This is a predicted structure of a 476-nucleotide part of an RNA (small-subunit ribosomal RNA, 3' major domain) from Helianthus tuberosus.
The full RNA is in RNAcentral, with records from SILVA.
Lineage of the source: Eukaryota > Streptophyta > asterids > Asteroideae > Helianthus.
Model confidence (mean pLDDT): 84 of 100.
Context: one part of a larger RNA
RNA sequence: UAAAGGCGGACCGCACAAGCGGUGGAACAUAUGGUUUAAUUCGAUGCAAAACAAUGAACCUUACCAGGGCUUGACAUGCCGCGAAUCCUCUUGAAACAGAAGGGUGCCUUAGGGAACGCGGACACAGGUGGUGCAUGGCUGUCGUCAGCUCGUGCCAUAAGGUGUUGAGUUAAGCCAUGCAACGUGCGCCGACCUUGUGUUUAGUUGCCAUCAUUGAGUUUGGAACCCUGAACAGAUUGUCGGUGAUAAGCCGGAGGACGGUGAGGAUGACGUCAAGUCAUCAUGCCCCUUAUGCCCUGGGCGACACACGUGCUACAAUGGUCGGGACAAAGGGUCUCGAUCCCAUGAGGGUGAGCUAACUUCAAAAACUCAUCCUCAGUUCAGACUGUAUGCUGCAACUCGCCUGCAUAAAGCCAGAAUCCCCGGUAAUCAUUGGUCAGCCAUACGACGGUGAAUCUGUUCCCGAGCCUUAUACA
Numbered sequence: 001u002a003a004a005g006g007c008g009g010a011c012c013g014c015a016c017a018a019g020c021g022g023u024g025g026a027a028c029a030u031a032u033g034g035u036u037u038a039a040u041u042c043g044a045u046g047c048a049a050a051a052c053a054a055u056g057a058a059c060c061u062u063a064c065c066a067g068g069g070c071u072u073g074a075c076a077u078g079c080c081g082c083g084a085a086u087c088c089u090c091u092u093g094a095a096a097c098a099g100a101a102g103g104g105u106g107c108c109u110u111a112g113g114g115a116a117c118g119c120g121g122a123c124a125c126a127g128g129u130g131g132u133g134c135a136u137g138g139c140u141g142u143c144g145u146c147a148g149c150u151c152g153u154g155c156c157a158u159a160a161g162g163u164g165u166u167g168a169g170u171u172a173a174g175c176c177a178u179g180c181a182a183c184g185u186g187c188g189c190c191g192a193c194c195u196u197g198u199g200u201u202u203a204g205u206u207g208c209c210a211u212c213a214u215u216g217a218g219u220u221u222g223g224a225a226c227c228c229u230g231a232a233c234a235g236a237u238u239g240u241c242g243g244u245g246a247u248a249a250g251c252c253g254g255a256g257g258a259c260g261g262u263g264a265g266g267a268u269g270a271c272g273u274c275a276a277g278u279c280a281u282c283a284u285g286c287c288c289c290u291u292a293u294g295c296c297c298u299g300g301g302c303g304a305c306a307c308a309c310g311u312g313c314u315a316c317a318a319u320g321g322u323c324g325g326g327a328c329a330a331a332g333g334g335u336c337u338c339g340a341u342c343c344c345a346u347g348a349g350g351g352u353g354a355g356c357u358a359a360c361u362u363c364a365a366a367a368a369c370u371c372a373u374c375c376u377c378a379g380u381u382c383a384g385a386c387u388g389u390a391u392g393c394u395g396c397a398a399c400u401c402g403c404c405u406g407c408a409u410a411a412a413g414c415c416a417g418a419a420u421c422c423c424c425g426g427u428a429a430u431c432a433u434u435g436g437u438c439a440g441c442c443a444u445a446c447g448a449c450g451g452u453g454a455a456u457c458u459g460u461u462c463c464c465g466a467g468c469c470u471u472a473u474a475c476a
Base pairs, nucleotide, nucleotide: 001476005471008469009468012465013464015460016459019423021421022420023419026314028312029311030310032308033307034305035304043052064300065299066298067297068296069295070294073125077124078123079121080120081119082118083117087102089100090099091098107114108113127289128288130287131286132285136283137282138278139277140276141274143272148187149186151184152183153182154163155162156161167178169176193266194265195264196263198234199233200232201231202230203229204228208223209222213220240254241253242252243251244250303442320375321374324371325370326369332363333362334361338355342351343350344349382413387408388407389406390405392403393402429452430451431450433448434447435446
């Protein structure tokens, strides 16, 4: 000096307490372990792996397995020869491949040839999702958005080092002020950036409609007030008053104000720790394979199932379920697309194809809610797994292995042991909407958006974790 302590001090955090709703019990979805398998490709494994990589495995993807094939190779550069390339038809085959036949020549040119493309040949080489993340770069997780981590000069110490960075006050903060052998600096903190909350000015189309007309309808004249959308500004700084404090930094209360003490949220992650993760994004050293550990194809597998665990979804009902009316969003997507209207179908869907490259048209119906109907505490008009059957859609193809619809079927489940998780405000809970990936979809996932909208906490004794000071101890 660092580490660790059921040492001490002061302090913080949904850490506990106080509340709310869950998980753990059930069915299902999904990931993992294990087992099985020809293969169930590989990686990730306490927090910080397990709806993770994967923002989408029927073929492809695909790396795995079986079988059928290729060996200068699916891909790159260099050399030689032939032919433009392209196109069409047939045979064999599961396909890859292999074989046969047909017609036919573009561009540039110094007329020799050349460019591009295809086929054949020889060699240099290609190729490898093969190994090593404990050889590496880059990227990422984590402690932790915690308040820390350092340097120059000086001073102290024999030296390692110390001081500064400690003390009393204060802050969300090594934030600030004060004292002091210290005085200053840098990386962090804060601010700057984006979104949101208020107003002003400006601009009014595709958006808006107060007055005056008009219509079935902001539909059409018209208007630029309002709403809204874009742009540019203003606004919050403990500024002001009182108290407190050391005449400090600050803290507490009030006024005004759309907003008050960091207004709310996001992005932003210091020195370092874990030989943390990734050689399968990519790059890369070394090692290994080279008629195979490379490449092509068909089929299978990644979807198996005594079991164990994680993350979710749906429920167990009356604050509910069912049927019929009625109302109110925001944000997003759309031309290989979104698809109105009308017709057909119980329905998924089919036919038709107006409009829109979108404040114009469309997906689109918001749902919880509200008004009324039936059910009356039951394994039920709860719950919906599973199964049968008949259809629909996408796609060469739906058996392994897709989604949706109708009818029938109607299981477990009556609030869950030990244990354990999230969250303090427009939050939790609950309700729908939408996007990416995407032919389709196993999405109950992930990301975004709005609607309705609580309870408790003004405490730090204890559990857990982090940083600061301090002390006795062992180790280096």